[in-house]
Context: one part of a larger RNA
RNA sequence: GCCUGCGAGUUUAUGUAUGUCGCUUCGGCUAAGCCCGUUACGGGGCGGAGCCACAGGGAAACCGAGUGUUAAUAGCGCGUCCGUGUCAUACAUAAGACCCGAAGCCAGGUGAGCUUGCCAUGAGCAGGGUGAAGUCUGUCGAAAGACAGAUGGAGGCCCGAACCCGUAUGUCGUACAACGCAUUGGGAUGACUUGUGGUAAGGAGUGAAAAGCUAAUCGAACCUGGUAAUAGCUGGUUCUCUCCGAAACAUCUUUUGGGAUGGCGUCGCGUGGUCCCCUUGGGGGUAGAGCACUGGAAGGGAUGAACAGGGAGAAAUCUCGUCAUUCCUAUCAAACUCCGAAUACCAAGGAUUAUGAGCGCGGCAGUUAGACGGUGGGGGCGAAGCUCCACACGUCGAAGGGGGAAGAGCCCUGGAUCGCCAGUUAAGGUCCCUAAAUCUACGCUAAGUACAACUUAAGGAAGUGAGGAUUCAUUGACAAUGAGGAUGUUGGCUUAGAAGCAGCCACCAUUUAAAGAAAGCGUAACAGCUCACUCAUCGAGAGUCCUUGCGCCGAAGAUGAUCGGGGUUAAGCGUAGUACCGAAACUGCGGGAAUGGAGAUCCUCCGGGAUCUCCAUUCGGUAGGAGAGCGUUCCGUUCUGCUGUGAAGCUAAAGGGGUGACCCAUAGUGGAGCGUACGGAAGUGAGAAUGCAGGC
Numbered sequence: 001g002c003c004u005g006c007g008a009g010u011u012u013a014u015g016u017a018u019g020u021c022g023c024u025u026c027g028g029c030u031a032a033g034c035c036c037g038u039u040a041c042g043g044g045g046c047g048g049a050g051c052c053a054c055a056g057g058g059a060a061a062c063c064g065a066g067u068g069u070u071a072a073u074a075g076c077g078c079g080u081c082c083g084u085g086u087c088a089u090a091c092a093u094a095a096g097a098c099c100c101g102a103a104g105c106c107a108g109g110u111g112a113g114c115u116u117g118c119c120a121u122g123a124g125c126a127g128g129g130u131g132a133a134g135u136c137u138g139u140c141g142a143a144a145g146a147c148a149g150a151u152g153g154a155g156g157c158c159c160g161a162a163c164c165c166g167u168a169u170g171u172c173g174u175a176c177a178a179c180g181c182a183u184u185g186g187g188a189u190g191a192c193u194u195g196u197g198g199u200a201a202g203g204a205g206u207g208a209a210a211a212g213c214u215a216a217u218c219g220a221a222c223c224u225g226g227u228a229a230u231a232g233c234u235g236g237u238u239c240u241c242u243c244c245g246a247a248a249c250a251u252c253u254u255u256u257g258g259g260a261u262g263g264c265g266u267c268g269c270g271u272g273g274u275c276c277c278c279u280u281g282g283g284g285g286u287a288g289a290g291c292a293c294u295g296g297a298a299g300g301g302a303u304g305a306a307c308a309g310g311g312a313g314a315a316a317u318c319u320c321g322u323c324a325u326u327c328c329u330a331u332c333a334a335a336c337u338c339c340g341a342a343u344a345c346c347a348a349g350g351a352u353u354a355u356g357a358g359c360g361c362g363g364c365a366g367u368u369a370g371a372c373g374g375u376g377g378g379g380g381c382g383a384a385g386c387u388c389c390a391c392a393c394g395u396c397g398a399a400g401g402g403g404g405a406a407g408a409g410c411c412c413u414g415g416a417u418c419g420c421c422a423g424u425u426a427a428g429g430u431c432c433c434u435a436a437a438u439c440u441a442c443g444c445u446a447a448g449u450a451c452a453a454c455u456u457a458a459g460g461a462a463g464u465g466a467g468g469a470u471u472c473a474u475u476g477a478c479a480a481u482g483a484g485g486a487u488g489u490u491g492g493c494u495u496a497g498a499a500g501c502a503g504c505c506a507c508c509a510u511u512u513a514a515a516g517a518a519a520g521c522g523u524a525a526c527a528g529c530u531c532a533c534u535c536a537u538c539g540a541g542a543g544u545c546c547u548u549g550c551g552c553c554g555a556a557g558a559u560g561a562u563c564g565g566g567g568u569u570a571a572g573c574g575u576a577g578u579a580c581c582g583a584a585a586c587u588g589c590g591g592g593a594a595u596g597g598a599g600a601u602c603c604u605c606c607g608g609g610a611u612c613u614c615c616a617u618u619c620g621g622u623a624g625g626a627g628a629g630c631g632u633u634c635c636g637u638u639c640u641g642c643u644g645u646g647a648a649g650c651u652a653a654a655g656g657g658g659u660g661a662c663c664c665a666u667a668g669u670g671g672a673g674c675g676u677a678c679g680g681a682a683g684u685g686a687g688a689a690u691g692c693a694g695g696c
Base pairs, nucleotide, nucleotide: 001696002695003694004693005692006691011095012094013093014092015091016090017089018088019087021085022084023083027052028051029050033046034045035044036043056063057062066078067077068076069075098236099235101233105226106225107224108223109222110221116200117199118198119197120196121195122194123193124192125190127159128158129157130155134151135150136149137148138147139146140145163187164186165185168183169182170181171180202218204214205213206212239629240628241627242626243625244624249262250261251260252259253258263367264366265364266363267362268361269360270359271358274357277350278349279348280347281346282345288339289337290336294333295332296331298329299328300327301326302325303324304323305322309320310319311318312317370396371395372394373393374391375390376389377388378387379386400413401412402411403410417591418590419589420588422587423586424585428581429580430579431566432565433564437578439577440576441575442574443573444572450568451567459553460552463550464549465548466547467546468545469544470543471542472541480537481536482535483534484533486510487509488508491505492504493503516531519530520529521528592619593618594617595616596615597614598613599612600611601610602609603608630685632682633681634680635679636678637677639675641674642673649669650668651667652666655664656663657662
C1' cells in the first nucleotide's frame, strides 16, 4: 500500500413542541409501598401522598371577573379562562453524552544490577628521565655556617605502554553500533583507576554545578489508580429518492478562528392582498453648479498708511516694492451655500393575478473568516490579486453548459427534471489546427505594426493618408547650373597688428542687374572660400503653419521562444452590410415528479383517503429544514409457507422489475437451515479518522 473484518448522536431522568391513542364537562394521572398471579418474562388489583387544570390581580393585607396603581368612579397595566395521561418523534438540560486525540494534576507503590556521592574491604599502574631534603668527605671560617664532590631518592615532576579518558579529522549514518570504527590526541604515584559488599529517591536524592545523573526515561523517574481528566482546538462520522433553501450582517461578550439575541432558511397553524407594481403628494441639501456668507488663491485699477526695504536726486520729490480696504476680471472648497437634481425614503389613492409575495404565533436550524466585478467614497502613491465603508447592485460561494487558448467571482444563458444521430439563436466567431465567408463595398497601415478586451510615457523625426489656413509663382516661383557679389575703404577707435569677420562706436554714400562698413569658414595681419543680394539658363508648381487617422524611434531581466499554434500583407486596422457556425438558452417529439385548481371512480370510523384524466405553474444547489422509502439483526403473529427432489452463503458484464437505495429469476458451487405479509425493538448501512486487528 491493497484486501477482509471492526469502527462514531446512545441510554436514563426531567422539560417543551408536534403527532397518536385512552378518559373527559368539573376533569385527568397515580408515586413509593402492599396484595394477587406466572416455569419465566409479560400481567392484574389496592394505594389520590402528590401533580396539572378548574380565576385573576396585587409586594402584601386583601379583593375578585375583575384587580393593581391613585384623592379618583378618570386613564393606564395585567386579567376576564382552561383539559389531562401513556406512547412515539424532535430538541433542550444533567450525566463520559457523536467518536478518537493531549501536554498535564493528584494519590499509593517500585527502582542506585545504569549512573552520582559516600562507607567498608581488596586489587592495579612496562620501561626510561630529572635528581628536592637529609647524610658523608674535602676546603674555608673563631663560630654560625658557606662552597665543592660524592651519596640519597622527594614530586597532584617529565617522556611513554597497560589502564582511564574522548581533542581534532575521517568513516558510518535502513550502521558492526539507539553514539561504533580508524587515525590523531589528554592523564598515566594520583583530587588516580578498578572488583565486591553496603548506603542515600521523586518536589526527593546525589551533584569539583552541566538543571548533570537517579536502569536507552529527567526543568521533576517508572508503574497502577482517580480516569472515558479537560480540549471554545484538529481529524473523522457509514443507504436512497423528493420539495424548499441560507449566511459570512447588527448588538453584547476577558470578546474577536468561541458564544448569546436579532436578521436571513425551513416546517406547522393563523391572517388575506396587507408585499410587489402604477399614479399623486411630501420633506431633504447629496451630484452638479455658484461665490450671496465663511475661508483659500491669480491678474489689473483706485484709496489709505505712523509704507520693512532698494534705486535716482542737493532737496522737494519720483520710482520699484510692503500692508490694509474696495472695485473689475477669471477661480477653488468634506467640515462654504444665493441655488439644486436623478435615485432613495414616507404617506395616500389605484391596479387584482398571485402555487415558494407580505404579516403574526410556534417547532427545528445553519450562518456571524466571505471573494471578485460595477458604482459612490475614506486610507495608500487617485500603488496592489491592498485595505476599510456604502448600494433591495451582479456573480461565485452553493451553479453546471457556451465564450474568454488555459482561469471560482468577466461576457452569454428568464440558469442543467430525464431521453432524442431534430430545429433556431446568444455571447463569441467563420485560412488550417477547428464547426462556420479565403464574403461584399470603401478606405488606412508597410511597421509582421498588428492578428481583440492583457501596459507604455515625456520627448524626437521631410514615414504616410485626410481636412484647413496662409505666402510666393508664366510680369517665370522653389531647387539646380553658369556669372557677378564692386567702389570711397585697410570706415573711425583700439591695438604689436585689427584690412567685412578679437573688442567698442557708427552702419553712411557711390557705381549698379545686384552686392551687408558683412551671416559663416579662414589668416599673425592680409590673402583665400562661401552666404545674403542680382542676372542668365530652365519651365510649373513651391514654402510655412494648424487639426486629425495609421505607423517609426524612445523600448532593458533573469530556464527557450512565440499572436493559443501554424501562419497571415490580410487571415491586420477603420466604416457599412449580407450570409453562416455556435450552448444543457428557446423550439419540436416523448417520459417522470412536485404544487395549485377542476372532474370522475372506489373505499370510509364521515374527519377523510386512494386511483385515473385535464389545465396551470414549477423541478441547479453547500450549511440546513421538511417528506417518502430501501436494506441489516432480533422478537410477536401469519402463510397449517420453502427446504437433502438441496436452506443460508459464494461465483457468473451482456434475463427481468424499480427514479433510486435495492428486488426477483437462471446456472454452478455449497451442505442445513430460511423466507412472505403485518407490527415491534435496535450493538442497523463504511472510503477516508497519519483509524484498530488480521492476511498478502